[in-house]
RNA sequence: AGUCUGGCGGACGGCCGCGUCCGGAUCUAAUCCGGCCGAGGAAAGUCCGGACUCCACAGGGCAUGGUGCUGGGUAACCCCCAGGCGGGGCAACCCGAUGGAAAGUGCAACAGAGAGAAGACCGCCUGCGAUUUCGCAGGUAAGGGUGAAACGGUGGUGUAAGAGACCACCAGCGUCGCGGGCGACCGCGGCGGCUAGGUAAACCCCACCAGGAGCAAGGCCAAGCAGGGAGCGAGCUGCCCGCUCACUAAUCCCAGGUAGGCCGCACGAGCCCGGUCAGCAAUGCCGGGCCCAGAUAGAUGGUCGUCGUCGGUCCUCCGGGACCGGAACAGAAUCCGGCUUACACCCAGACU
Numbered sequence: 001a002g003u004c005u006g007g008c009g010g011a012c013g014g015c016c017g018c019g020u021c022c023g024g025a026u027c028u029a030a031u032c033c034g035g036c037c038g039a040g041g042a043a044a045g046u047c048c049g050g051a052c053u054c055c056a057c058a059g060g061g062c063a064u065g066g067u068g069c070u071g072g073g074u075a076a077c078c079c080c081c082a083g084g085c086g087g088g089g090c091a092a093c094c095c096g097a098u099g100g101a102a103a104g105u106g107c108a109a110c111a112g113a114g115a116g117a118a119g120a121c122c123g124c125c126u127g128c129g130a131u132u133u134c135g136c137a138g139g140u141a142a143g144g145g146u147g148a149a150a151c152g153g154u155g156g157u158g159u160a161a162g163a164g165a166c167c168a169c170c171a172g173c174g175u176c177g178c179g180g181g182c183g184a185c186c187g188c189g190g191c192g193g194c195u196a197g198g199u200a201a202a203c204c205c206c207a208c209c210a211g212g213a214g215c216a217a218g219g220c221c222a223a224g225c226a227g228g229g230a231g232c233g234a235g236c237u238g239c240c241c242g243c244u245c246a247c248u249a250a251u252c253c254c255a256g257g258u259a260g261g262c263c264g265c266a267c268g269a270g271c272c273c274g275g276u277c278a279g280c281a282a283u284g285c286c287g288g289g290c291c292c293a294g295a296u297a298g299a300u301g302g303u304c305g306u307c308g309u310c311g312g313u314c315c316u317c318c319g320g321g322a323c324c325g326g327a328a329c330a331g332a333a334u335c336c337g338g339c340u341u342a343c344a345c346c347c348a349g350a351c352u
Stems, first nucleotide, its partner, number of pairs: 001352007010307007018038002021035006040329001044340002047338005052214004064210005069083005084098001085096004099205002104203002106199002121144002123140007152170006171195001173192008218263004227254003231247001233245004270290006277284002309326007
């Protein structure tokens, strides 16, 4: 100078205040007193994946959507770990939707003669005509030019000039064999035709995965008003039959259900510590300890003191001391695992 990984997110105490729960007091109500607990590393974005709930569902197929190198982890994943391949960097390390383009179809702006079994603008060569310079016909693809990309590279043989036309070596492709690896893939050797271009977050092909909606899910209780009743009603069950259950006689009974209330809803893929356990790791396993917000228009705050930390000023016997000021992003609403984004001050480790 840089690369990577991780931690912290002020501490303690007093006073006042707020919320759930527990206990107590006053006859119930409501209030008061005491006690326990009371936001985050991202509670956020709602981008993935699940738990849970209701609806749907024989099996299979089609369509649609998603994922996309390999192996492992996990409840699961567009997550994590380890590795392969490609690219970047002197390096630590970083980045990659990273299956298939030799199944098929499509696409490629501008420039350029030509954008895919292509093509000839300049050039080179031959012939004819003209005769300083040019024109026409043919050959060619070495050289120039355009482009992100122009149908292998270098050298030679060859030729009118040239060309994988032929040869040697190299690169690359296909294929076969041997060796290593669970695998992606890697290494070596033989053979082949001389070359196959790019693009699949374009259609498509292949493999795997996926039913839908979401806690305003869903369930229970139930005022008032309106409604029904001799068997009304509830359940199986949407309807018919049947069975079962409940309640009884209008000052009564009944269901559905609004307001409202309760559950879901806080013991969970939970948190902390340890391991001489397995594993490179992600992670798993074992042992011990702990209980840690549940509000409902939404509580989790304010203030003071001491200490820590940072900045400034001043003093100093250089050990330090005094005074003043500052401290981010944000904030639960069913829960959990990730990803992404925001973040003041500060700290630690590994590596180049």
Molecule: Bacterial RNase P class A
Organism: marine sediment metagenome